A computed fold for a 375-nucleotide RNA from an uncultured bacterium, annotated as Bacterial RNase P class A. Its Rfam family is "Bacterial RNase P class A". Rfam's curators write: Ribonuclease P (RNase P) is a ubiquitous endoribonuclease, found in archaea, bacteria and eukarya as well as chloroplasts and mitochondria. Rfam classes the family as a ribozyme.
RNA sequence: CGAGUCUGCAGGGCGGUCGCUGGCUUCACGGGAGGCUAGAGGAAAGUCCGGACUCCGCAGGGUACGGCGCCGGCUAACGGCCGGGCGCAGCGAUGCGACGGAAAGUGCAACAGAAAGAUACAGCCCGGCAACGGGCGAUGGUGAAAUGGCGAGGUAAGAGCUCACCAGCGCCGCAGAGAUGCGGCGGCUCGGCAAACCCCACCGGGAGCAACGCCAAAUUGCGCAGAUGAGGCGUCCCGCUGAUGCGCAGGUAGGCGGCUAGAGCCCUGCAGCAAUGCAUGGGUCGAGAGAGAUGAUCGCCACGCGAUGUGGGAGCAGGCCUUGCGCCUGCCCUUAUAUCGCGGACAGAAUCCGGCUUACAGGCAGGCUCGAACA
Numbered sequence: 001c002g003a004g005u006c007u008g009c010a011g012g013g014c015g016g017u018c019g020c021u022g023g024c025u026u027c028a029c030g031g032g033a034g035g036c037u038a039g040a041g042g043a044a045a046g047u048c049c050g051g052a053c054u055c056c057g058c059a060g061g062g063u064a065c066g067g068c069g070c071c072g073g074c075u076a077a078c079g080g081c082c083g084g085g086c087g088c089a090g091c092g093a094u095g096c097g098a099c100g101g102a103a104a105g106u107g108c109a110a111c112a113g114a115a116a117g118a119u120a121c122a123g124c125c126c127g128g129c130a131a132c133g134g135g136c137g138a139u140g141g142u143g144a145a146a147u148g149g150c151g152a153g154g155u156a157a158g159a160g161c162u163c164a165c166c167a168g169c170g171c172c173g174c175a176g177a178g179a180u181g182c183g184g185c186g187g188c189u190c191g192g193c194a195a196a197c198c199c200c201a202c203c204g205g206g207a208g209c210a211a212c213g214c215c216a217a218a219u220u221g222c223g224c225a226g227a228u229g230a231g232g233c234g235u236c237c238c239g240c241u242g243a244u245g246c247g248c249a250g251g252u253a254g255g256c257g258g259c260u261a262g263a264g265c266c267c268u269g270c271a272g273c274a275a276u277g278c279a280u281g282g283g284u285c286g287a288g289a290g291a292g293a294u295g296a297u298c299g300c301c302a303c304g305c306g307a308u309g310u311g312g313g314a315g316c317a318g319g320c321c322u323u324g325c326g327c328c329u330g331c332c333c334u335u336a337u338a339u340c341g342c343g344g345a346c347a348g349a350a351u352c353c354g355g356c357u358u359a360c361a362g363g364c365a366g367g368c369u370c371g372a373a374c375a
Base pairs, nucleotide, nucleotide: 001371002370003369004368005367006366007365008364009363012301013300014299015298016297017296018295020039021038022037023036024035025034026033027032041346045357046356048355049354050353051352052351053208054207055206056205065204066203067202069200070084071083072082073081074080085099086097087096088095089094100199101198105197106196107193108192121140122139123136124135125134126133127132148166149165151163152162153161167189169186170185171184172183173182174181175180212257213256214255215254220249221248222247223246224245225244231241232240233239264284265283266282267281268279269278270277271276303343304342305341306340307339308338309337310336311335312334313333315331316330317329318328319327320326321324
């Protein structure tokens, strides 16, 4: 320098004008006018998983149903994360994997093929003139898959029938916390599918902030009082007026709470490979609306892309003569700069938090791998 892989960061800045929502505040107080201040994200998204919180349910145990599934760790919890093992892909960094059990049982395997769970089509060998009887699974053929692979011995032909090596299974030893790895021995070995039912281990009560709690018009129901005057005119008396008034209940409209300072964030130190944890170490942070505000526009700057001009550098082609690592012209690449034009994504809090997944213009930084050249 090129190609790749894995992480992390950020998602324009400043100012003017006009607006929006909340809080505080000043002046008005028939309801307005002003000032100050705060105001979205890395995914606020999908609502997929896990929790906090709230109400309801609940003796204990089991069953059903749903989820999860290599091992160890982290965590409030998880289907998440970290580390490790194994398998597959890649030269590699690295990526991907529902990765427990098929000697508990039931079941499945399209098409092809003789045969897919109990079998021999072509064929080979022996006997026989033949029909036929017996042996075989090496060779061929079908298939995603055909009863371990390959070589040698052996045989009538063959075959784990025997042997070496490899794969698988079982036992033993060693290493490891474990998944597992390495070594030895054994009889040689009847396969695949559990994202089929199932078995095993572990986890799970239901609904969700429109949860839930408080206050409470109108209307309604019940009770009491009332023309022998309730109630009202602020209180007492007088006076005027004249039919409703009061209490209780439930909790609709509406209002308030829940509601945002927290399993917070950053730095430092310590423990750990890491995820993460700990610290009476330090610093720092205030949307909380209620059908939902956080926007628009202008200017300057920065950034990216394109066009054009100019300067530098490399290459190619042509020309000139002074034949020089010369000069000129054209093309093309690269770099710097000037002018003009264009561009800025995905998206939008609604109780909160931890994850996952998906979307994202144009960028920045770092680790590692492979290749080439140079030192």